Overview: SAM riboswitch aptamer (S box leader) from a Solirubrobacterales bacterium, 94 nucleotides, folded computationally. The coordinates come from a structure-prediction model, not an experiment, and the mean pLDDT is 84. The source organism's lineage runs through Bacteria, Bacillati, Actinomycetota, Thermoleophilia and Solirubrobacterales.

RNA sequence: CGUCCAUUCAGAGCGGUCGAGGGUCCGGGCCCUGUGACGCCGCCGCAACCGAUCCCCUUUGUGGACACGGUGCGAAUGCCCGACACAAUGGAGG
Numbered sequence: 001c002g003u004c005c006a007u008u009c010a011g012a013g014c015g016g017u018c019g020a021g022g023g024u025c026c027g028g029g030c031c032c033u034g035u036g037a038c039g040c041c042g043c044c045g046c047a048a049c050c051g052a053u054c055c056c057c058u059u060u061g062u063g064g065a066c067a068c069g070g071u072g073c074g075a076a077u078g079c080c081c082g083a084c085a086c087a088a089u090g091g092a093g094g
Stems, first nucleotide, its partner, number of pairs: 001094001003092006013043005021032003024085001026082004044074003049070003053065003056061001078086001
């Protein structure tokens, strides 16, 4: 980078920094934002996709626990509607 599979109405915020847009492209709405958003960094937390460990079952499972390791995530249903286009995250191949 591309392919396949799964998930996307639950959950979880403070500080520092930056300085103007942000919430996926497009159209329409609505919202956040100089009382400093978005992004980035730190800490804290949420969750449980993968691994480890433990438990259960004759059954090795699309089960349960845990939160040690790898990710992820912490305004609003992926903010809502339109086509469900696309995107994001995890896992497995190439």
The sequence was found by an Rfam model in a public genome assembly.